SAM riboswitch aptamer (S box leader), 91 nucleotides, folded computationally. Its mean pLDDT, the model's own confidence on a scale to 100, is 83. Rfam family: SAM riboswitch aptamer (S box leader). Gene Ontology term of the family: regulation of gene expression.
[in-house]
Order: sequence, then structure tokens, then C1' cells
RNA sequence: UGCUUAUCAAGAGUGGCUGAGAGACUGGCUCUAUGACGCCCGGCAACCUAUCGAACUAUUUGACAAGGUGCCAAUUCCUGACAGAUGAGUA
Repeated sequence: UGCUUAUCAAGAGUGGCUGAGAGACUGGCUCUAUGACGCCCGGCAACCUAUCGAACUAUUUGACAAGGUGCCAAUUCCUGACAGAUGAGUA
């Protein structure tokens, strides 16, 4: 990078550093020096692994949150598309 598949109306700080743009793209509409984006800490969640159960059979499901990700303005902010994002698998 391509393909397959699941999810995307819930949830998450009045913290520290930095200092001008940001919300993918189109058109809107917003956020932002009362500090955006980013980084750190903190947190949320439960896709995968681990662990402990249940059903009952080789799958489904509950708990947990140690490990791998993810996420923490607005329904993926709205809109359009053969759109995008993230997890898992695969080439």
C1' cells in the first nucleotide's frame, strides 16, 4: 500500500509544556492568544493478547484492564463521493 471484516449518536482533566493555526477532502458551519494544533501527564473505552469464569461445544458470552492499539469540541460536526478513521486478519 491492496484486499476482507467489525465499529463510528455513549464515554473521557478547570493539569503541565509549547505558541498559530485546526476540524482528512468539497461546500458549509465551527474551534482558536480566555491559547488552537502538537507533545507530556491524566483519563475513557474494551478491538486484539494475557488472566479468571459461564454456556456449551469449538464457537458464543461475562468479568478484569497487565500488554498491543485506539480515542478524549461539535453524530465521522453537517454535506457529497467508487469518501474517511480505527481495530483485527490477510497478500